[in-house]
RNA sequence: GACGAACGCUGGCGGCGCGCCUAACACAUGCAAGUCGAACGGAGCAUUGAGAGCUUGCUUUUAAUGCUUAGUGGCGAACGGGUGAGUAACGCGUGAGUAACCUGCCCUCGAGUGGGGGACAACAGUUGGAAACGACUGCUAAUACCGCAUAAGACCACGGGAUCGCAUGAUUCUGAGGUAAAAGGAUUUAUUCGCUUGAGGAUGGACUCGCGUCCAAUUAGCUAGUUGGUGAGGUAACGGCCCACCAAGGCGACGAUUGGUAGCCGGACUGAGAGGUUGAACGGCCACAUUGGGACUGAGACACGGCCCAGACUCCUACGGGAGGCAGCAGUGGGGGAUAUUGCACAAUGGGGGAAACCCUGAUGCAGCGACGCCGCGUGAAGGAAGAAGGCCUUCGGGUUGUAAACUUCUGUCGUACGGGACGAUAAUGACGGUACCGUACAAGAAAGCCACGGCUAACUACGUGCCAGCAGCCGCGGUAAAACGUAGGUGGCAAGCGUUGUCCGGAAUUACUGGGUGUAAAGGGAGCGCAGGCGGACUAGCAAGUUGGAAGUGAAAUCUAUGGGCUCAACCCAUAAAUUGCUUUCAAAACUGCCGGUCUUGAGUAGUGCAGAGGUAGGCGGAAUUCCCGGUGUAGCGGUGGAAUGCGUAGAUAUCGGGAGGAACACCAGUGGCGAAGGCGGCCUACUGGGCACCAACUGACGCUGAGGCUCGAAAGUAUGGGUAGCAAACAGGAUUAGAUACCCUGGUAGUCCAUACCGUAAACGAUGAUUACUAGGUGUUGGAGGAUUGACCCAUUCAGUGCCGCAGUUAACACAAUAAGUAAUCCACCUGGGGAGUACGGCCGCAAGGUUGAAACUCAAAGGAAUUGACGGGGGCCCGCACAAGCAGUGGAGUAUGUGGUUUAAUUCGACGCAACGCGAAGAACCUUACCAAGACUUGACAUAUACUAGAAAUCCUAAGAAAUUAGGACCCUCUUCGGAGCUGGUAAACAGGUGAUGCAUGGUUGUCGUCAGCUCGUGUCGUGAGAUGUUGGGUUAAGUCCCGCAACGAGCGCAACCCUCGUGAUUAGUUGCUACCAAGUAGAACUCUAAUCAGACUGCCGUAGUUAAUACGGAGGAAGGUGAGGAUGACGUCAAAUCAUCACGUCCCUUACGUCUUGGGCUACACACGUACUACAAUGGGUGUUACAGAGAGAAGCGAAUCCGCGAGGAGGAGCAAAUCUGAAAAAAGCAUCCCUAGUUCGGAUUGUAGGCUGCAACCCGCCUACAUGAAGCUGGAAUUGCUAGUAAUCACGGGUCAGCAUACCGUGGUGAAUACGUUCCCGGGCCUUGUACACACCGCCCGUCACACCAUGAGAGUUGAGAAUACCCGAAGUC
Repeated sequence: GACGAACGCUGGCGGCGCGCCUAACACAUGCAAGUCGAACGGAGCAUUGAGAGCUUGCUUUUAAUGCUUAGUGGCGAACGGGUGAGUAACGCGUGAGUAACCUGCCCUCGAGUGGGGGACAACAGUUGGAAACGACUGCUAAUACCGCAUAAGACCACGGGAUCGCAUGAUUCUGAGGUAAAAGGAUUUAUUCGCUUGAGGAUGGACUCGCGUCCAAUUAGCUAGUUGGUGAGGUAACGGCCCACCAAGGCGACGAUUGGUAGCCGGACUGAGAGGUUGAACGGCCACAUUGGGACUGAGACACGGCCCAGACUCCUACGGGAGGCAGCAGUGGGGGAUAUUGCACAAUGGGGGAAACCCUGAUGCAGCGACGCCGCGUGAAGGAAGAAGGCCUUCGGGUUGUAAACUUCUGUCGUACGGGACGAUAAUGACGGUACCGUACAAGAAAGCCACGGCUAACUACGUGCCAGCAGCCGCGGUAAAACGUAGGUGGCAAGCGUUGUCCGGAAUUACUGGGUGUAAAGGGAGCGCAGGCGGACUAGCAAGUUGGAAGUGAAAUCUAUGGGCUCAACCCAUAAAUUGCUUUCAAAACUGCCGGUCUUGAGUAGUGCAGAGGUAGGCGGAAUUCCCGGUGUAGCGGUGGAAUGCGUAGAUAUCGGGAGGAACACCAGUGGCGAAGGCGGCCUACUGGGCACCAACUGACGCUGAGGCUCGAAAGUAUGGGUAGCAAACAGGAUUAGAUACCCUGGUAGUCCAUACCGUAAACGAUGAUUACUAGGUGUUGGAGGAUUGACCCAUUCAGUGCCGCAGUUAACACAAUAAGUAAUCCACCUGGGGAGUACGGCCGCAAGGUUGAAACUCAAAGGAAUUGACGGGGGCCCGCACAAGCAGUGGAGUAUGUGGUUUAAUUCGACGCAACGCGAAGAACCUUACCAAGACUUGACAUAUACUAGAAAUCCUAAGAAAUUAGGACCCUCUUCGGAGCUGGUAAACAGGUGAUGCAUGGUUGUCGUCAGCUCGUGUCGUGAGAUGUUGGGUUAAGUCCCGCAACGAGCGCAACCCUCGUGAUUAGUUGCUACCAAGUAGAACUCUAAUCAGACUGCCGUAGUUAAUACGGAGGAAGGUGAGGAUGACGUCAAAUCAUCACGUCCCUUACGUCUUGGGCUACACACGUACUACAAUGGGUGUUACAGAGAGAAGCGAAUCCGCGAGGAGGAGCAAAUCUGAAAAAAGCAUCCCUAGUUCGGAUUGUAGGCUGCAACCCGCCUACAUGAAGCUGGAAUUGCUAGUAAUCACGGGUCAGCAUACCGUGGUGAAUACGUUCCCGGGCCUUGUACACACCGCCCGUCACACCAUGAGAGUUGAGAAUACCCGAAGUC
């Protein structure tokens, strides 16, 4: 885009078309084929005339006329109408032929129409039967039937001539012989309609032939009347059409036969075309008429509304018998997703009969139903901003619906009413139809929906829902902010329709003729030979099959196209033209192909001369090695592995020496070397034998290439028979390994491996690359030849045939290929068409078997796949770094305690943090408070904020009472400023609102952790690539460093690194009080020292040497307080982890609002079978106790630090000097040193736990603080597997201070004292960086992914069977009918 459509929602009108696609299923009822009395005899009725009977108005006879018609007869019924079951066929289409034919009615031209005969219906009578329908007897007419006469011409069998043809043969003239005709009717007497026999025409048919006409080879052979002949028969006619005899043919890979499917065509739809699909309606042909068979009649049938028989079905029946055939028009049932009225009329067009009038006609013309399709029209037009109301959204300002509506003015298509009124019929006759159309009036009056709005694809928001409900053509959407679901508003598209479903074509170059491919995506046969077939070198003559051009016939009409015309337009209809690309005949041309001749040598082959070779087959020979046997020597192990064990060995192994047996394979040479068609071929010799290459140019003269089928060869494994068997070795056994180990490893070991003969016929049979030919830059190896040059080897240059590598053009999706093409061309063969199912099933063929070959479908998925890119990953590789390992020191893990977490418990044990990167974390300090949790008691504009209106005047404070308190009640006290209007402050009422540590860190901001202080992460321009991307950033060095140097299609730049900042270490200058300066102390003085704190100096590989590329840099040295970033800190790139935090804070959305808010008391966060993390104290003698005696730094202090002195064993108390601090205070530093006791023990170690008595802080130490004294004196004797920190003033050890804080420190943050050990090194563990490689990963290895099982469902196969259909073969019975 299209449709004979269907379904959903909706629906105003008209015109023109179309309407059982399914059950060729069954059919009630009515109609669809009759007509002619001018062919015939009757019968009936009517009228008229004449007659008879008589009951004078009835019956009857006869004649004439008219009407009707059962029967005989004629014509028609073979047309028209329906359907598409069958048919793969001369059925259809197209073009020819009939010298092999027929043709009623019709037209033209001839010749005739004489005279007779006998019947049968009707009818009458008898009779059978339920009926349908008969039977018998008798009568009768004809255009019914039958002889006779006649015969121009016709036909038959003979004789003689002429002409013609593609053959059989045809036509024609003629002689004599034979055969066959006829019908009458009407009449106005003029004729006319018929009949018989010929010739011609027209029309309609019959037969034959060329070409074309679906799928399957998992249908390859078919055929006995089969193919042909002769002769009879039969037919309108040819013919095995049929028959007798004879011969053995005929068809088939150019697809016979068989199976499946199907009416064919003009045309229709689609497409640029070529094609593809289709065959409704209209037209042509065919076939069929309930199924099958058969003939009759006839001009024509093997007959839709005829006959006979058989079958099935239905109906009637008196059970004896009968009747029927809608695939005609309506209609019914059924089937189905689905398809109409039991209408009107013969007025028109046509058909049948008739002389005609006329009759018949469900053909046809019309109407009805159906948006089923195409076309046309309408549902109003103009103005109209308060931008109304309402709806929706909102940043609350507004926006949008929207000039849309309302409202005003106007029009009348359509509609309604009334009136007129056709064409179709040029005299009459109109179903349609009072229809089309026209006029007048009326009034916007009756008339809009459907689908979509994530992308493709035009059109967006809100709410609801919350991986639910649902959507979906593909991708996909939905898990609490959905433009994708549902609804609403808005918008877009189409519009009396709009969507969905189905089917066909297109896009699809996705079956590729036009117009594709096969190295790796699907796809080259394992290889050769070769029949058929296809294709084929140079020159030349002829022919004309292909080819090209002209002409003639045909290619029906309709359709399509163009032009013109008619319905108001259009659809629709009419006319004309073009077209119909085809087929047939004919004339011409001769370039190309072809055919038939002649010639040639360059393709191909032969001869000759040489050459290389694991080419093949058969036979023989050889040495090394393994194993076994015999003998000697010799002794305890051997063997094997990652380590072992099984195994062998004292019955003498392994080892070693000598001898022997047997089988298999041939080291070195050996080489991207050679040969072969491929598979493949390797010791040496002999015989036989195939092929190749080079040179030469004698011979043949296109002899060539490819090759469906076919034939042959064809690794390994395997099979059969018979041999052989040393080693190796499936199966198998044992030992190990392992969670297991039907494996990898080990010890054994049978088929097999070997030989002969015969099968098998497959491999990643690979160059994943078919064969042949020609052409298209080079360079460099190597094998075999031949020339040139050279005295000659080498070398050099040329050429032919192989075999490799690199590389240009070109090709390719890229990788890559590139004279050995995957380039440019040509020929032939094979093969491919998404993945899986599946190289499976079934069938065929081959095989002894194993199996091979050929080779589907159902079903299922939306991918499977190739090449390349960037990452990530690897029990891949290279380089490098880090307390990463190693080397060390000290720990943790065991004990007790502290603290955090999990779990459990609880009314509550508030919440968060969960590998590293949660767990002495938020918390720099939970008795109340904190506090978020629980219980109980209270409040509701609220504990807190802003603002309004009204009202009142206090509020706070103090006292009393109740209560656990909050709170309530009472009492005392009783406000400030003022311009006197009021304001501040407070209570009450109302309504906005407050409040939430409620949810979501996966809606967010901010902040933080981590990789990681790792050295990386990027950009601009340029260049390369189809592109993703690459380059730069890689490479060679070097560094702590993408730090620097060199090189380079890159050149530059940014964020990171480093430096700049702070502290410590040296010095100088300046300044010096509270600091410093010998004395017992103080005062004064001083500016040297220590120190303080401000500014400078100093370090930069700067200097020297060596190495290095003359570099960067490294190593060593000098000087220096310090040396190669001097030490430490702050500083954290692009990013990753939906990392952490809504409970610091802020914030979107949701939720609560007499409560999830607020207040109070008490409790809880402190629980306790247990598990884990982090610490402290220890287990002791490098120690503990006691005594004595030294040496710090940093920091703190006013609601503070608090001295001296006194009291207390002590915690502490009393006291209150000094100090807002280099001045005073806390403050004693401790370890260390010295002296002494302890003597290796659960202790003079260790201090948990508990008891008693006290102290301090605080409203308050019960739950639940800290400290002191006395007493008590637990576990613990150095810690399993595992695991942590640290490289120098570091670890370890020792004490001191601060923050938090009323009080509470084993935690945290700082400070100083004492003060080590070790680093060979980078193999390994962990983490990281760079380069490279592989990848089926990309949520990125915590990836991906395979198989089994369980349950449900779908499809398919098998299955005891059962049922139906088709085909084939053999046989039996056998109707009607023809001869």